A computed fold for a 1459-nucleotide RNA from an uncultured Acetobacteraceae bacterium, annotated as small-subunit ribosomal RNA. Its mean pLDDT, the model's own confidence on a scale to 100, is 87. The RNAcentral record of the sequence draws on ENA, Greengenes and SILVA.
[in-house]
RNA sequence: GCCUAACACAUGCAAGUCGAACGCCCCUUUCGGGGGGAGUGGCGGACGGGUGAGUAACGCGUGGGAACCUGCCCCGUGGUGGGGGACAACCCAGGGAAACCUGGGCUGAUACCGCAUAAGCCCAGUGGCUGUAGUGGCCAUUGGGGAAAGAUUUAUUGCCACGGGAUGGGCCCGCGUCGGAUUAGGUAGUUGGUGGGGUAACGGCCCACCAAGCCUGCGAUCCGUAGCUGGUCUGAGAGGACGAUCAGCCACACUGGGACUGAGACACGGCCCAGACUCCUACGGGAGGCAGCAGUGGGGAAUCUUGGACAAUGGGGGAAACCCUGAUCCAGCGAUGCCGCGUGAGCGAAGAAGGCCUUAGGGUUGUAAAGCUCUUUCGCCCGCGACGAUAAUGACGGUAGCGGGAGAAGAAGCCCCGGCUAACUCCGUGCCAGCAGCCGCGGUAAUACGGAGGGGGCUAGCGUUGUCCGGAAUUACUGGGCGUAAAGCGCGCGUAGGUGGUCCACCAAGUCGGGGGUGAAAGCCCAGGGCUCAACCCUGGAAUUGCCUCCGAGACUGAUGGACUCGAGUUCGGGAGAGGAGAGCGGAAUUCCCAGUGUAGAGGUGAAAUUCGUAGAUAUUGGGAAGAACACCGGUGGCGAAGGCGGCUCUCUGGCCCGCAACUGACGCUGAGGCGCGAAAGCGUGGGGAGCAAACAGGAUUAGAUACCCUGGUAGUCCACGCCGUAAACGAUGGACGCUAGACGUCGGGGGGCAUGCCCUUCGGUGUCGCAGCUAACGCAUUAAGCGUCCCGCCUGGGGAGUACGGCCGCAAGGUUAAAACUCAAAGGAAUUGACGGGGGCCCGCACAAGCGGUGGAGCAUGUGGUUUAAUUCGAAGCAACGCGCAGAACCUUACCAGCCCUUGACAUGCCUGUCGCGGCCCUGAGAGAUCGGGGCCUUCGGUUCGGCCGGACAGUGCACAGGUGCUGCAUGGCUGUCGUCAGCUCGUGUCGUGAGAUGUUGGGUUAAGUCCCGCAACGAGCGCAACCCUCGCCUUCAGUUGCCAUCGGGUAGGGCCGGGCACUCUAGAGGAACUGCCGGUGACAAGCCGGAGGAAGGUGGGGAUGACGUCAAGUCCUCAUGGCCCUUACGGGCUGGGCUACACACGUGCUACAAUGGCGGCGACAGAGGGAAGCGAAGGGGCGACCUGGAGCCAAUCCCGAAAAGCCGUCUCAGUUCGGAUUGCACGCUGCAACUCGCGUGCAUGAAGGCGGAAUCGCUAGUAAUCGCGGAUCAGCACGCCGCGGUGAAUACGUUCCCGGGCCUUGUACACACCGCCCGUCACACCAUGGGAGUUGGGUCUACCCGAAGACGGUGCGCCAACCCGCAAGGGGGGCAGCCGGCCACGGUAGGUUCAGCGACUGGGGUGAAGUCGUAACAAGGUAGCCGUAGGGGAACCUGCGGCUGUAUCACCUCCUU
Repeated sequence: GCCUAACACAUGCAAGUCGAACGCCCCUUUCGGGGGGAGUGGCGGACGGGUGAGUAACGCGUGGGAACCUGCCCCGUGGUGGGGGACAACCCAGGGAAACCUGGGCUGAUACCGCAUAAGCCCAGUGGCUGUAGUGGCCAUUGGGGAAAGAUUUAUUGCCACGGGAUGGGCCCGCGUCGGAUUAGGUAGUUGGUGGGGUAACGGCCCACCAAGCCUGCGAUCCGUAGCUGGUCUGAGAGGACGAUCAGCCACACUGGGACUGAGACACGGCCCAGACUCCUACGGGAGGCAGCAGUGGGGAAUCUUGGACAAUGGGGGAAACCCUGAUCCAGCGAUGCCGCGUGAGCGAAGAAGGCCUUAGGGUUGUAAAGCUCUUUCGCCCGCGACGAUAAUGACGGUAGCGGGAGAAGAAGCCCCGGCUAACUCCGUGCCAGCAGCCGCGGUAAUACGGAGGGGGCUAGCGUUGUCCGGAAUUACUGGGCGUAAAGCGCGCGUAGGUGGUCCACCAAGUCGGGGGUGAAAGCCCAGGGCUCAACCCUGGAAUUGCCUCCGAGACUGAUGGACUCGAGUUCGGGAGAGGAGAGCGGAAUUCCCAGUGUAGAGGUGAAAUUCGUAGAUAUUGGGAAGAACACCGGUGGCGAAGGCGGCUCUCUGGCCCGCAACUGACGCUGAGGCGCGAAAGCGUGGGGAGCAAACAGGAUUAGAUACCCUGGUAGUCCACGCCGUAAACGAUGGACGCUAGACGUCGGGGGGCAUGCCCUUCGGUGUCGCAGCUAACGCAUUAAGCGUCCCGCCUGGGGAGUACGGCCGCAAGGUUAAAACUCAAAGGAAUUGACGGGGGCCCGCACAAGCGGUGGAGCAUGUGGUUUAAUUCGAAGCAACGCGCAGAACCUUACCAGCCCUUGACAUGCCUGUCGCGGCCCUGAGAGAUCGGGGCCUUCGGUUCGGCCGGACAGUGCACAGGUGCUGCAUGGCUGUCGUCAGCUCGUGUCGUGAGAUGUUGGGUUAAGUCCCGCAACGAGCGCAACCCUCGCCUUCAGUUGCCAUCGGGUAGGGCCGGGCACUCUAGAGGAACUGCCGGUGACAAGCCGGAGGAAGGUGGGGAUGACGUCAAGUCCUCAUGGCCCUUACGGGCUGGGCUACACACGUGCUACAAUGGCGGCGACAGAGGGAAGCGAAGGGGCGACCUGGAGCCAAUCCCGAAAAGCCGUCUCAGUUCGGAUUGCACGCUGCAACUCGCGUGCAUGAAGGCGGAAUCGCUAGUAAUCGCGGAUCAGCACGCCGCGGUGAAUACGUUCCCGGGCCUUGUACACACCGCCCGUCACACCAUGGGAGUUGGGUCUACCCGAAGACGGUGCGCCAACCCGCAAGGGGGGCAGCCGGCCACGGUAGGUUCAGCGACUGGGGUGAAGUCGUAACAAGGUAGCCGUAGGGGAACCUGCGGCUGUAUCACCUCCUU
C1' cells in the first nucleotide's frame, strides 16, 4: 500500500446491551433455582470507522468576543406524597406470493396521564444597593407557573428540582487563505430601522410596515480550480511546490428534498418523499444503498487476505458476572520506502586452461580460478523457551531469544563506458539496422548502432518514465532590467494613489525595549534512554520567526497644532524668437489665354519613341488670368510639450530668459484611470485646382517588365467644418530634484575692466571634444547611458502574432486591448578575423589598349566526348582533362576480349625427400602456341676434419606461402599540378583589449619586391624577396693533335695538306669586371628617382635553376611504397588470335594550304647544338627514286651522320591555276618471326575540300613575334607530337576608363562548405494544429410562468379519541388525531437569455516537410539605398504616390537571371 470510476456491487462480518424496570412464552431442575426467545421499557445507535464529491466560505488557521445549550461524570441544596387509564407481547379471527397488515379480546412496568408540595427555578410588577454604564449584577417583596420511579440476594443504586464544576458543542468578530479584468459593475430581503415570529442563543434567520440604502479598482460580481491546517519535499536563506500515512477542524454517506426522535442528528449500517439504478414477485406489490473490514466486476501505468483474537488498549450496555466491538491488537500478501545483515575469510604463479586483443615479442581477464588452511552470520535440523498480565486471562506463538549439530555449504544482479560524466578495444553493420537527456552519432576502419572481451558505477537492488523543488539572479522581497540585445506610453494637462524642505510642541498609529497569555499533540532540532546496532520508539529541553494584551521609550516615519524661507509661486522693469490664431498685402517663377516678331523643328533619353508643331510650335516681346509655394538672408541658428513652425503688415494670444526689490508660506514632484493635442496618408460635406502626381493610358527597356526611364494624367495635394489617432511620432534615451574635472564654438540677457574693439565674469539655451565613473562592446560623459532620491510606463527565447476570438472606439479604412494550439535550438546585440561588393583609394601583370601572327571555316594528323563492339583496358575533366600518363599499341608492350592450357604456381624465403653439377647445344614427333614427348653431343662446382660433412644448384609433392595494373588518392607516404616568382606568411618578448584579437606587418615616401628610408608601443627574429649557383655577353691568365699562314719552311688537286708554332679565333678551367661607385638635378640633409660621363655591359645586364604559410578532401593505390577490404585450380600464371587503330557525329591541340614578299626550275654561300660500336657509316659502284652494294675511318673538338633552309637568278601572271595536296589505283623499297586487320618510305597515275574563314577566341614587348631549316630522346621500324639548336628578323605600348588575375589600405555585409554565398513571396504536393462557418449535440447558469410529493408551519377540523374536569348516567368540556384548505418547497414542465465544450459541408490564414514551379524583393550603393506609417495597384516576391527616419554606400552614366 486505488493518486483513476464520490463507478456498480455477490457473500460474510462491522452496534448492541440490560431479567437488579416489566409482562408473556419455551427449555431444564437436585423444585432452591438455572437457561433461552420475541416484546414493552431504559441507555447506546450523533461515538468509534470511511471518503474528499461539494465548498474560495468565518470552511479552515490564528487571536479575541457575548446572547447560549450540555445526556452520562463530580460537588452542593432540597425532594421522591397520593392516584388513574391504556398498549405491545399473548389469545382469537381475517387479508397477502411475499414484505407485512387489519379487526376483536386480556395484561405489567423505572411506559403513559392528572392531583398534591416548591427552598431554589421561570414569567410579570414594585422598591433598594452597586456600577469597569451592558438589552448589567445583587438583595427584598407581590402575583402567577411548573417535579419525581422505582428495583433488588438490604447494601446499594436509581428518580425529580435548583445552584456550581468539568467536558463537549452552537453563535459573532479582527487578520490570513489559488488563478482569470478578453469577468467592471453587483444587489429587492437587497442595506438599515420599528414591531413581531422563531431559536438553546444574537441576528433580515423569518414576517409586516417604513427609509434607500449596501458592496466594489485595497478588485465587488462572474468564471475556473481547490477540502483547510499541524506539517511534507526542496532550498544557504527568502521562497517554491504539495496537503499520502499520523493528528486537529470541516464536509459528505446512491442523487435531490424533508423533517421526526433526542442532551445531542436533519442522522453512513434510522424514517418519509422524489429520481436514477439493481434485485424479488403469484404482476396485485415489495426490497436495497461497502466513501465500515475483507472481497468482486469495471476503470487504470498502478495499489493487498472474503485471515486470527477480543489476550492488551479503548468504546457501548449492565450493580456485576458478562455480552458486543473488521475500533484495536496481531498474522498474511507486495524489495513500495527506511534500516541492519549475508551470499564467505586467509594463503595461493613473473601468472594454469579458456576468452579477448596483439606490433606475434607479448598484454589482459588475474590472486581471479584450481589447490591448501579456516570460519558459520542468515538459512537448515534438534532441544529449551519468554517480556507483553506484579493475581486470573496470550490471538500473536512453539514466535523473539537461548543451547547444540551438519556443511562453503542454499543465496548477485542491474545500468553505463563520444562530450557533459567515472569507464576502450575488436568484430559485425554501411544514413541500413538502429541510438539519442542536450550537443549529436550511422553514407566501409563507428571508443556514439548490435555482439564480444575488458572497464566504470551502484548493489538486493539497478535502470526507465512521470511529478515537484533546485541549479534559474530565467519574475530579481532578499536579488534583474529597458540608447543599439525583449523593454520609455507620440506629447501634454491632471484625478486617485505614492512621495515630499527647515524649526518647535504634543500624540504614540508605525518603530524599538520589557512582562503576561496563547502558539494542541506528533513532526524537525538538541540531550539522555530502550530494542545486540540502526531504522523505530520513549523522556526532557529547545524551537514554533505568529497573534492578543499590559508597561515603557520618543530618534526616525506618521497624526495634530504653531512657526520659517532656501523648494514652488506672485508683483515690477527689461529682452529674444519661423510659438499659436485671424485679416490684409507683395514680388519672382510655372501654366494657360490674347496680340506682336519669327521659321521648322521642338520635347525627351543611355539611346529612342509616344507627344507638340507649317491650322505656325519651340524661341522671343507686350498684356491678362489663376492657383500654390515663399529664392537670397538661412546657420553646426531660433521657438514650441510633442506633432511641428520660414515673404511682409496689423489685431488677438501662450510660453520662456534676464535684472532689482517686495509678497505668499511647502502651496512641491510624479501620476493608474480620465481629458486634451497629435506629421503624412485616408474618410464625409462644400469650395478650389496653377504646378506636382497614386490609379490609369501610351512609348521605351527586357526573356518577361503589371517596375525603374519618357510623354500624358485622375483622385489627392490647397481652403472651411467634422472625423481618423497612426509613423524609424527617434536622442530608437519617461518626468522631477541634488551632486560629480575641464576645453572650444554658437544663440539670448546681465555685470565689470579697458576702451571702441577686445578681455574678464554670471544666468539660461544649443553643439563638438574630453577626465573620473559607467557600459557586453559600440559608446555616454554637468543636455549622462556617472553617483543618489521619488513617481509612472514597459520587458521576460524565436516563430505562430501585434494575429484570432471577445470587448471598446470609428462612416469606413482600421485603431486599441490581446491570447492559444502548434513548432524551432535557436532568434538576437556589439565587436573580431576573413571572404565578397555591378563600394572607395593606391599599385602591378601581354590584363586591356596599341601592334604582329594565329585558332574558330577546308583536308589531314593526333587526343577527347559520344556511339559501336566479344573487347574497343585504365586513368586525366573549367582555368590547372583533351599531341595529357604514352620520350613512340603490327607480336611483345597489354593491364581488355575470345579460345586453349597450369595450380606451391612466371617470381621470394623456410621445412621435408631425392639427384648431383647446374647447364648448354643439336636432331626429331604432336599441337595455333603454351605445352607434352623421343634421341644425341659437350661439360663434370667450391671448401673439406674426408663422413654426401658443409656450401651451392636442380628436381619432386606436401606445408607455410607466393601472386593480383582487383577496390578505396575520401585511410596514406612520396611525387606533381595550381593560385604564383604573386609578395607575401608567421613567431618571441612587450604593450593594448573582459575576449576573439590587435600592435609589430598600419602611416609618409620608394621599389620588381614586407626592397629600402623616415616616422611610430613597439623591439627583434624566422620562412619567403634579393644575393650566393649555372649559362650568355667584355677582358686577363693557364693549357693547347681544332685554328693560322698571323710569323718561318715544305708541298700542291692551291684543301692547315705537312714541318713548326699557340699570337689570334676557339675550346674549358681559374680570375677580373657593375657598386647608383662618379657628376648634375630632384627628394626631406633619407631611401630612391631623372639625366649624364666612363664602360663590352649599366641601375635586378639577358636567360635558367630556385616555388614561403597555405588553398583546391586538386592529381596519381596503373611508376613506386603502403593501411584496410576482396580473389586464391582464380580477380593469379602461360599461350594463340583479336582489341586498344571501330565511326552518323561533336570538341581540343596541331600540320598543310588556299597562293605572286608565291609555285616551279636552276645556281649554290653561311650555322649551332647534338648523336654514333648489335652503332654512325665515308669514298666508289647500281637504281628515276626509296634504296641496294661497298666497306675506309671513327669508342670520336680527329672519322661519320652532313646535305642546312630561308637565300640568289630565271620562269609562271591570277586561273581552283605550273596554287593546294587529300583521296584512290598500280608498282616498288626498308625494318621486322610476321606489315590482312594495323608501319614508314619511293616512283608513276589520280587530283578532293579549300579563294583567308560567323559568333567567338589564343600567343607575343626584342634577338622577342613571325619565318627557315638542323639535331636528339623513345625506337627493329614508325613523329605533323615532344625536347633542344641555330639562321633571317619586325611592329607597337597614348595610356590604366574598361575585361581577366593579383597585392596593400579602407568601407559595408543578413556571407563564414565564405557571392558558384545568402535569401523572399505566390503556386503545386503531403501532414499537423487552429480561426470563421448554415447548423447540430451536450453541460453549466439566469429570468418568467406552470405543476407541486414528503414535510414542518398556519387555518379548519360537522369524522374519530382511554386518562383530566363537570355530571349518577347519558352526555358535555378541555386537549388531541385523521381529513380538508393555504402559503413555502424538491423533482418535473414551457418559453426566453447567457456561457462553456464536441461535431460540422465549405472556407481563412499559419506551421512543418534533402533535392517541384515562377520570378529576384532583401543582405555589398544587392545593381531603382533601405526601412516606417498610409493609400492605390499588381501572378508573386513587390511597385508607385505622400510624409517621416538613417538603423544608407559613395567622386559621376540603360538594362541584364540563377548555383